[in-house]
RNA sequence: AACUUAUCCAGAGAGGUGGAGGGACUGGCCCUAUGAUACCUCAGCAACCGGCUGUGCACGGUGCUAAUUCCAGCAGGCAAUCAGCCUGAAGAUAAGAA
Numbered sequence: 001a002a003c004u005u006a007u008c009c010a011g012a013g014a015g016g017u018g019g020a021g022g023g024a025c026u027g028g029c030c031c032u033a034u035g036a037u038a039c040c041u042c043a044g045c046a047a048c049c050g051g052c053u054g055u056g057c058a059c060g061g062u063g064c065u066a067a068u069u070c071c072a073g074c075a076g077g078c079a080a081u082c083a084g085c086c087u088g089a090a091g092a093u094a095a096g097a098a
Base pairs, nucleotide, nucleotide: 003096004095005094006093007092008091013042014041015040016039017038021031022030023029025073026072027071028070043065044064045063048061049060050059051057052056069090074088075087076086077085078084
């Protein structure tokens, strides 16, 4: 890398380094020198796993802190005047299995 299961319309940012890209991919749209991505520090959100006399806490392991996974794409279905809606696929995260 590939497989299984669950979740994805909620929630949560400041400072430092540095200096041009980033939002997985493609298109759209957007963010960005009023400083992107990345890294570091601190803070926070959440509650998947562990822990704990325990239906909750937030102690440990992850994760996350612009926009619904930003929207669409690919397959199928509903609707069809225009719009639109649903399921899956894809992607992300966790736990597991081989």
A computed fold for a 98-nucleotide RNA from Jeotgalibacillus salarius, annotated as SAM riboswitch aptamer (S box leader). Of the family's consensus pairs, 94% are formed in the model. The organism belongs to Jeotgalibacillus, within Bacteria. The prediction has a mean pLDDT of 83.